[in-house]
RNA sequence: CCCGUUGUAGCUCAAAGGUAGAGCGGUCGGCUGUAGACCGACAGGUUGGGCGUUCGAUUCGCCCCAACGGGA
Numbered sequence: 001c002c003c004g005u006u007g008u009a010g011c012u013c014a015a016a017g018g019u020a021g022a023g024c025g026g027u028c029g030g031c032u033g034u035a036g037a038c039c040g041a042c043a044g045g046u047u048g049g050g051c052g053u054u055c056g057a058u059u060c061g062c063c064c065c066a067a068c069g070g071g072a
Stems, first nucleotide, its partner, number of pairs: 001071007010024004018055001026042005048064005
C1' cells in the first nucleotide's frame, strides 16, 4: 500500500428492507428461617461515526474510525 471479515443492551449473540430481540447479568416481587435454585414482572439501545438511496435502513451504496485476518 491492496483485499477481506467484524462493530447491535453491562457481556455473548440474533434480526439480511417494515420501525430492534434472546440468553446471561441488573432491579423489584413471589417462594424460603436466610441465601441459592426456581417462578413472575420491570428497566436498560443516537444499531462504531457521517452522507446518500428509499415511503421506510441494523439491513443497500460511498467516505471515515477501530479490532482481527490475508497479500505485496

Overview:
This is a predicted structure of a 72-nucleotide RNA (transfer RNA) from a Microcaldota archaeon. The RNAcentral record of the sequence draws on ENA. Its mean pLDDT, the model's own confidence on a scale to 100, is 81. Its Rfam family is "tRNA". By type it is a transfer RNA.